[in-house]
This is a predicted structure of a 245-nucleotide part of an RNA (large-subunit ribosomal RNA, domain VI) from a Candidatus Sungiibacteriota bacterium. The prediction has a mean pLDDT of 90. Rfam family: Bacterial large subunit ribosomal RNA.

Context: one part of a larger RNA
């Protein structure tokens, strides 16, 4: 830009993905075989590699989370802290992202076939799977499963509404380079703040008590806390403009 209004839901021409393999048990120590050995068919279980999704568990990371430790500068000093030292170092660690973690997948089924196996059957009074005709037969082919998909210019269909709707602008994240997508804009929980909770760290500061002191105990599972959950209009989404006939 087209599909000659808009919104929502769809059909599927066509395209892509997937397609793997093992071991054990039962049948059965059966059929077979002198024995040694040892099945087909069918059924069940469990794995490998591969793939997808996810973070409950196990772990990793978690540089604006918590604690400990050292040197140094500063807050007048003590105490308590802040800056710097690779996040100064160390120990843990929420959300998120992750694999080595978890869950799931390959199946089953149908159609037409290959090699091959057949039925009927002449040419050729016999024989012959083939010449006419008919049937089986593969991890392969076409469907079936999953994904994309009407620029499929043959531009499809259905429902609803008709100035319907959309955008700018603003608050944002299950999204993200920009854009787009998605949620929301006071008839509001969209983000921030606050409250409560989860979760992390691990018993803050101050005070009191014991000890000459180092230190210990009580207050105290305390204090602090990034992204998590719920609630709550306190703050900001106000106001408005444009396109669309």
């Nucleotide at each position: 830009c087209g599909u000659u209004g808009a919104u929502a839901c769809u059909u599927g021409a066509g395209g892509g993905a997937a397609g793997u393999c093992g071991u054990u048990c039962c049948c059965a120590g059966u059929a077979c075989g002198a024995g040694a050995g040892g099945a087909c068919c069918g059924g069940a279980a469990u794995g490998a590699a591969c793939g997808a999704a996810c973070c409950u568990c196990u772990g990793g990371u978690c540089u604006a989370c918590g604690a400990g430790c050292u040197c140094u500068u500063c807050c007048g000093c003590c105490a308590g802290g802040a800056g710097g030292a690779a996040c100064g170092c160390u120990c843990g660690g929420u959300a998120g992202c992750u694999a080595u973690g978890u869950u799931c997948g390959g199946a089953a089924g149908g159609g037409a076939u290959a090699a091959g196996c057949g039925c009927u059957g002449a040419a050729a009074g016999c024989a012959u799977c083939u010449a006419a005709g008919c049937g089986c037969g593969a991890a392969g082919c076409c469907c079936c499963u999953c994904c994309c998909a009407a620029g499929a210019u043959u531009a499809g269909g259905u429902a609803u509404c008709g100035u319907a709707g959309a955008u700018c602008c603003g608050u944002g994240a299950g999204a993200g380079a920009u854009u787009a997508u998605c949620a929301c804009g006071u008839u509001g929980a969209u983000a921030g703040g606050c409250u409560u909770c989860a979760g992390g760290u691990g018993u803050a500061a101050g005070g009191c008590c014991c000890g000459u002191a180092a230190g210990g105990g009580c207050u105290u599972g305390a204090g602090c806390c990034g992204a998590g959950a719920a609630g709550u209009a306190c703050u900001a989404a106000u106001a408005g403009a444009u396109c669309g006939u």
Lineage of the source: Bacteria > Bacteria candidate phyla > Candidatus Sungiibacteriota.